[in-house]
RNA sequence: UUCGAUAUAAAAGCGCCGGAACUCAUUUUGAGUUGACGAGGUCAGGGUUUAUCGAUUUUUCGGCGGGUGCCCUGCGGCAUACGGCUGCCGACAAAGGUUCCACAAAAGCAAAAAGCGAUUUUUGCUACAAACGGGACUGGGCCAAAAU
Numbered sequence: 001u002u003c004g005a006u007a008u009a010a011a012a013g014c015g016c017c018g019g020a021a022c023u024c025a026u027u028u029u030g031a032g033u034u035g036a037c038g039a040g041g042u043c044a045g046g047g048u049u050u051a052u053c054g055a056u057u058u059u060u061c062g063g064c065g066g067g068u069g070c071c072c073u074g075c076g077g078c079a080u081a082c083g084g085c086u087g088c089c090g091a092c093a094a095a096g097g098u099u100c101c102a103c104a105a106a107a108g109c110a111a112a113a114a115g116c117g118a119u120u121u122u123u124g125c126u127a128c129a130a131a132c133g134g135g136a137c138u139g140g141g142c143c144a145a146a147a148u
Base pairs, nucleotide, nucleotide: 014065015064016063017062019061020034021033022032023031024030025029037054038053039052043074044073045072046071047070048069075090076089077088078087079086083143084142085141096138097137098136099135100134101133108125109124110123111122112121113120114119
């Protein structure tokens, strides 16, 4: 230095990169840099892949992997007490509709540090969103009668 094993730490706009772009050296090409900004999202098991919203001087391009999405089943909640079926959901546990709410961050400006450079890290000032997010209102089947 490489390989293997074990243990610990580390994540979901998360991780990696041989395409691509850029920088330095170089003339054969080599070594580097960039490669998702926050809000929101996890009952359990299995399966699956182009898994929500907006912002941005739009490479946040492209590729691979993963993943709180989606499907099936189980469990649970709701649909007049109880039970079954069916449907919609997931412990804030109907879809839908109306309405209201929100110090977002990157960015921008200024400064500092590292690097030849591309660029990276940190601090301060200062704005601007939407939603399958939150609040209020509305909004409910069958068996199937009965009771109140």

This is a predicted structure of a 148-nucleotide RNA (glmS glucosamine-6-phosphate activated ribozyme aptamer) from Mahella australiensis. Rfam family: glmS glucosamine-6-phosphate activated ribozyme aptamer. It is annotated as a riboswitch. Rfam links the family to the GO terms regulation of gene expression and catalytic activity. Lineage of the source: Bacteria > Bacillota > Mahellales > Mahellaceae > Mahella. The RNAcentral record of the sequence draws on Rfam and Ribocentre. Model confidence (mean pLDDT): 80 of 100.